[in-house]
Context: one part of a larger RNA
């Protein structure tokens, strides 16, 4: 220079009370305003304690601060089912190997690694100051053992894999049908309001309820069973495949949703209500309605159906089969009981906690995303919820 520029979106504050040395900014209440395919909610990455409680105000906070993502102390992340762990894809690494002047290196077999793809099984509610599909409650899956029962069995039961087969297992386009989520109207219940209206009017709230178990529907797909043979499936096979004979027209597989149960659970509403010194909380008590209809998905049936040509992953897993071998018990159903380790789990997550030197008008993948008007996820106004962007 200069007490100058600036104090970082023009979404907006105001009032009362409280704590306090001190209050425009903290807390509580009332009211006003802003967002509302978001400025709400869940999550991946990333961050790494920022979460919660108590205390504090030197510094950080573009001002003040009793406040804080700041400082100090203490506390907090609970899993057979969520994710990882298992499997493979492109890619990458790569024993031997090949190439190379080579102790450089490149390629690459076996093998390994590699996921938002494949995959056994979980949901409503409750609970904490802070965790919850993890605790509680009620379920389910895999596997071991025991008991009961039915059938088979004496080396021709049965088991048995890194092998064999099946399944897993898949393109694009298109339209339709059946549903559900969700929303709305009427009705119903409770509460309230106003009036001349009282069995009325109007307003508000509610009318909800999972996984699992049972049933097996709208629909979709395949003919099905038995026997025989076989130079195929790198050995074997009772499995698969192929061929043949024969019997029967029903049988099998799949499948949303609905209904019953789960549940005289719970949620929710109303009433009472502490200690402590905040809270209508902890706790206690009582209890109504829950029927009919409309709209309706981008979600489910659907890995379906129809069409088309460019002809549309793999492996594990699961099921069946036998080989070497094992072998007197095996299989199915029901019940009982045991086991299920390890890692992540707090909190932010379109942001003041990530990437941008900052509490930076920038950037950041996925899911949910209500009502009125509307073709709509546009736009405007609003709900739930969240904010008024630190002078």
């Nucleotide at each position: 220079g200069a007490g100058u520029a600036g104090c970082g979106a023009u979404a907006a504050g105001a009032c009362a009370g409280g704590c306090g040395a001190g209050a425009a900014a903290c807390c509580u209440g009332u009211u006003c305003g802003c967002c509302g395919u978001a400025a709400g909610c869940c999550u991946a990455a990333g961050g790494u304690u920022u979460c919660c409680u108590g205390g504090g105000c030197a510094a950080g906070g573009u001002u003040a601060a009793u406040c804080c993502a700041c400082c100090c102390a203490g506390g907090g992340u609970u899993a057979g089912u969520c994710g990882g762990u298992c499997c493979u894809a492109a890619g990458c690494c790569g024993a031997g190997g090949u190439c190379g002047a080579g102790u450089c290196g490149a390629c690459g077999u076996a093998g390994g690694u590699g996921a938002a793809g494949g995959g056994a099984a979980g949901c409503u509610g409750g609970u904490u100051a802070a965790u919850a599909u993890u605790c509680c409650g009620c379920a389910c899956c895999a596997u071991g053992u025991g008991c009961u029962u039915a059938u088979c069995g004496g080396u021709u039961a049965u088991c048995g894999a890194u092998g064999u087969g099946g399944u897993g297992a898949c393109g694009c386009a298109g339209g339709g049908g059946g549903g559900u989520a969700u929303u709305c109207c009427c009705g119903c219940a409770c509460g309230g309001u106003u009036c001349g209206a009282u069995a009325g009017u109007c307003c508000g709230u509610g009318u909800c309820g999972a996984a699992g178990g049972g049933u097996g529907u709208a629909g979709g797909c395949g003919g099905a069973g038995a026997c025989u043979a076989c130079a195929g499936g790198c050995a074997a096979a009772u499995c698969c495949g192929u061929a043949g004979u024969u019997u029967c027209a029903a049988c099998g597989c799949u499948g949303a949703g609905g209904c019953c149960u789960g549940a005289c659970a719970g949620g929710c509403a109303c009433c009472c209500g502490a200690a402590g010194c905040u809270a209508g909380u902890a706790g206690g008590g009582u209890g109504a309605a829950g029927g009919a209809g409309a709209a309706g998905a981008u979600c489910c049936c659907u890995g379906g159906c129809u069409g088309c040509c460019g002809a549309g992953a793999a492996a594990a897993g699961c099921c069946a089969c036998u080989a070497a071998g094992a072998g007197a018990g095996a299989u199915g159903a029901g019940c009982a009981u045991g086991u299920g380790a390890c890692c992540g789990u707090a909190c932010c997550g379109c942001a003041a906690a990530c990437c941008g030197a900052c509490a930076c008008a920038g950037g950041u993948g996925g899911g949910c995303g209500a009502g009125g008007a509307g073709a709509a996820a546009a736009u405007c106004c609003u709900a739930a919820g969240g904010c008024g962007c630190u002078c």